RNAcentral holds the full RNA, with entries from ENA and SILVA. This is a predicted structure of a 463-nucleotide part of an RNA (small-subunit ribosomal RNA, 3' major domain) from an uncultured bacterium.

[in-house]
Context: one part of a larger RNA
């Protein structure tokens, strides 16, 4: 100087408290451990691994296993030699699960006529999701959107170093003010950027029955403690008020300082070294990644009457669509099929949002709750749904009566509840992820305590 303390002081954060909804018990989905397996590919491991890489594992993916096959190779560059029925294509031939191996037939291109391209052989080499994230780049997580981390000159100290950055106030903030052997400056904070809320204006494809401007998308304005009162040194600032769509950072986002964890990633990519080279490379078929006595994590659905079910009625926003979205009409109980209009989309389509409101039934029951599981019959995608897809109908109707110790999220258009869209995608194991709107709360006395953090100070046998 730091670090640490079951030392002290000050301060902050859904950290506690106050509340609301959960998890921990049940069934199921997913991930992980373990076990099993020929293989159940690999990585991630307290917070910061465990619906994580994976925004789509039937084949492919695929890295794993078994079996079959290839060896200048599936792919690149270069040198040498060779090649004219060559490259390429077709095939109904033989073998085979395919890949591959062998055979038959058809049959090119450019050219300066030297050749080139292609192909075959050969040599250098290719290839490796093989190892090392403790050799690395890049990127990322975390402390933490915390308020800190430093430098120049000066001054002090033998020196390490200190000062500045401490102190008194104040702030969300090393924010600002005052003071001050310091005076300045940089990276951070804030602002500049995007978005939502108000107003004006320009334009009018679309919308609506017209011309209007809901709306769309550009431009501009608006908020600055600007005004008033109180407190304060009449400083920063702070309490209240007016006006205003909005008030003291208006809400949300993007933005992550010096550094820490030899944190994570050699399997995104790149890359040093090491290893491999008829195999640790490459191709193919099938299997596996989907196993199942168990254990944990994250979720979904419930246990019901603030509910279930039947009938009727109402209101969104984001986003998507040509190998696509798919209307009307018809068939089917239905999934779906037929059909073919419109739309390259503010135009057409998916598209009737659901919770909600009105009315009927159910009357506390393992039930008209709950839907797991299983049987049968179907539909769809796809070369192919046995291992191992989704959906529909009928039947079946399990556990579950609110969950021990413990534990999570959230302070407002938030929590909770309700549906809708999108990416990936042939299909889908999505209850996941990312968005969108609809309905819309409760509580915060306070900072003693738990956790994490900031500043000052103190002790130390640690640095």
């Nucleotide at each position: 100087u730091g670090a640490c303390g079951g030392g002290g002081g000050c301060c902050c954060g859904c950290a506690c408290a106050a509340g609301c909804a959960g998890c921990g018990g049940a069934g199921c989905g997913u991930g992980u451990g373990g076990u099993u397996u020929a293989a159940u590919u690999c990585g991630a491991g307290g917070c910061u691994a465990c619906a994580c890489g994976a925004a789509g594992a039937a084949c492919c993916u695929u890295a794993c296993c078994u079996a079959g096959a290839c060896u200048u190779g599936a792919c690149a560059u270069a040198g040498g030699c060779g090649u004219g029925g060559u490259a390429g294509g077709u095939u109904g031939c033989c073998u085979g699960a395919a890949a591959g191996g062998g055979g038959a037939c058809c049959g090119a291109c450019c050219u300066u006529c030297g050749g080139g391209a292609g192909c075959g052989c050969u040599u250098a080499c290719a290839g490796g999701u093989g190892c090392u994230g403790c050799a690395u780049g890049g990127c990322u997580g975390u402390c933490g959107u915390c308020a800190g981390c430093u430098c120049g000159u000066g001054u002090c100290g033998u020196g390490a170093g200190a000062u500045g950055u401490u102190c008194g106030g104040u702030u969300a903030a090393g924010u600002c003010c005052g003071g001050u052997a310091a005076c300045g400056a940089g990276c951070g904070c804030a602002a500049c950027c995007c978005u939502c809320g108000c107003c004006g204006u320009u334009a009018g494809u679309u919308a609506c029955a017209a011309g209007u401007g809901u709306c769309u998308a550009g431009c501009g304005g608006g908020a600055c403690u600007g005004c008033c009162c109180g407190g304060a040194g009449g400083a920063a600032c702070u309490g209240g008020g007016a006006g205003g769509a909005a008030g003291g950072u208006g809400g949300g986002g993007a933005u992550g300082a010096c550094g820490u964890c030899a944190a994570g990633u050699c399997a995104g990519c790149a890359u040093g070294g090491c290893c491999u080279u008829u195999a640790u490379g490459u191709c193919u078929a099938g299997g596996g990644c989907u196993a199942c006595a168990c254990a944990c994590a994250c979720g979904c659905u419930a246990c019901a009457a603030u509910g279930g079910u039947c009938g009727g009625g109402a209101c969104a926003a984001u986003g998507g669509g040509a190998a696509g979205c798919c209307a009307a009409g018809c068939g089917g109980u239905g999934a779906c099929g037929c059909g073919g209009a419109g739309c390259c989309a503010a135009g057409c389509c998916a598209u009737c949002a659901a919770a909600c409101c009105c009315g009927g039934c159910c009357u506390c029951a393992g039930u008209u709750c709950g839907g797991a599981u299983u049987g049968c019959a179907g539909g769809c995608u796809g070369c192919a749904a046995c291992u191992c897809g989704c959906c529909u109908g009928c039947a079946u109707g399990a556990a579950g009566u609110c969950g021990g110790a413990g534990u999570u999220g959230c302070u407002a258009g938030u929590a909770a509840a309700c549906g809708c869209g999108c990416a990936u995608c042939a299909g889908c194991c999505a209850u996941g992820g990312c968005g969108c709107g609809u309905u819309g709360a409760a509580u915060a006395c306070g900072u003693u305590c738990c956790c994490g953090g900031g500043c000052c100070u103190u002790g130390u046998a640690c640095u």

Its mean pLDDT, the model's own confidence on a scale to 100, is 82.